[in-house]
Context: one part of a larger RNA
RNA sequence: CUCUCGUUAAGGAACUCGGCAAAAUGACCCCGUAACUUCGGGAUAAGGGGUUCCCAACGGGUGAGGUCCGCUUGCCGGACGGAGCUCGUGUGGGACACAGCAAAUUAGCCCAAGCGACUGUUUAACAAAAACACAGGUCUCUGCAAAGGGGAAACCCUAAGUAUAGGGGCUGACGCCUGCCCAGUGCCGGAAGGUUAAGGGGAGGAGUCAUCUUCUGACUUGUCAGACGAGAAGCUUCGAACUGAAGCCCCGGUGAACGGCGGCCGUAACUAUAACGGUCCUAAGGUAGCGAAGUCCCUUGUCGGGUAAGUUCCGACCCGCACGAAUGGCGCAACGACUUGGGCACUGUCUCAACGAGAGACUCG
Numbered sequence: 001c002u003c004u005c006g007u008u009a010a011g012g013a014a015c016u017c018g019g020c021a022a023a024a025u026g027a028c029c030c031c032g033u034a035a036c037u038u039c040g041g042g043a044u045a046a047g048g049g050g051u052u053c054c055c056a057a058c059g060g061g062u063g064a065g066g067u068c069c070g071c072u073u074g075c076c077g078g079a080c081g082g083a084g085c086u087c088g089u090g091u092g093g094g095a096c097a098c099a100g101c102a103a104a105u106u107a108g109c110c111c112a113a114g115c116g117a118c119u120g121u122u123u124a125a126c127a128a129a130a131a132c133a134c135a136g137g138u139c140u141c142u143g144c145a146a147a148g149g150g151g152a153a154a155c156c157c158u159a160a161g162u163a164u165a166g167g168g169g170c171u172g173a174c175g176c177c178u179g180c181c182c183a184g185u186g187c188c189g190g191a192a193g194g195u196u197a198a199g200g201g202g203a204g205g206a207g208u209c210a211u212c213u214u215c216u217g218a219c220u221u222g223u224c225a226g227a228c229g230a231g232a233a234g235c236u237u238c239g240a241a242c243u244g245a246a247g248c249c250c251c252g253g254u255g256a257a258c259g260g261c262g263g264c265c266g267u268a269a270c271u272a273u274a275a276c277g278g279u280c281c282u283a284a285g286g287u288a289g290c291g292a293a294g295u296c297c298c299u300u301g302u303c304g305g306g307u308a309a310g311u312u313c314c315g316a317c318c319c320g321c322a323c324g325a326a327u328g329g330c331g332c333a334a335c336g337a338c339u340u341g342g343g344c345a346c347u348g349u350c351u352c353a354a355c356g357a358g359a360g361a362c363u364c365g
Base pairs, nucleotide, nucleotide: 001360002359003358004357005356006355007354008353010351011350014349019346027051028050029049030048031047036041038173052095053094054093055092056091058088059087060086061085062084066080067079068078069077070076071074096100108344109343110342111341112340113339114338115336116335120132121131136171137170138169139168140167141166142165148157149156150155174331175330176329177328179261180260181259184258185257186254187253188252189251190250193249194248195247199243200242204238205237206236207235208234211230212229214227215226216225217224218223219222262280263279264278265277266276289323290320301317302316303315304314305313
């Protein structure tokens, strides 16, 4: 010097991002206990006092010997009585110590705010949270051979369930609420019209070909061979009109579906401001509530509170860069190893360090 402990004058958070760490609190009994509240809580709230040993007294429990009474004379029953043991409160007296829950174990508390209602769950090994879940709410699908899911399939799960059931989405206790927009996208419904596949249909065309015309040649003069052309039926092939479902176009509905929820100018008898007016655009222009917020750039906004002094904090204001209503809005008792600010207590966190103990380091072996 390092680690783990112990103690410390005076001060007591001046330390620090931050009281991190440590200290303090702590058991039982008694007294006492606020705001708020969902009336259950909050609450061990907070804040006080007591606690050992001996003697006596008092109260509770148990209850022996003994005394008396009764008869069914028994290891009987009943009554009185109160020893002993034990528990407890508090009274009186006494004793000792620095100290009496003498050790160990064993909440520090309060005020205010944010978030999440809560108990739970999570990144095994850097995150425990405001994230996930949750009961509750709501939308939607599903009539049972259900919807949905697994599986080439058989079949299985759902479910030996049946809409008070099951699947999926969103929200997330509770309280008060949840505004406007259906133009776009999605979903649901509609079927008149437009468009539209295979298929049906087959106008018409093409190929092939019996046969025929014409030409040439050969000869047995009516046959054969060759070439150009025409060409029915059949077969093959191309193929127009017409017909032809859903879908799309179209017509409606639907926001606790995806989502969206304006601009400019003027105006009141100080000024300022604008209840009011004008105009443009839109599907409609943000309602209630909240608001410098976990959201505010400017910004340490401004005012008030707290401090001697406060970029944080609390209460307001509203000019919301860029809150806002189940991607829920605003509140809210209780709860939280959550986050933020303040206070009391307490302390080696610090002013500022010191001493001690153990284990290392170091030297020798």
Large-subunit ribosomal RNA, domain IV from a Dehalococcoidia bacterium, 365 nucleotides, folded computationally. Model confidence (mean pLDDT): 86 of 100.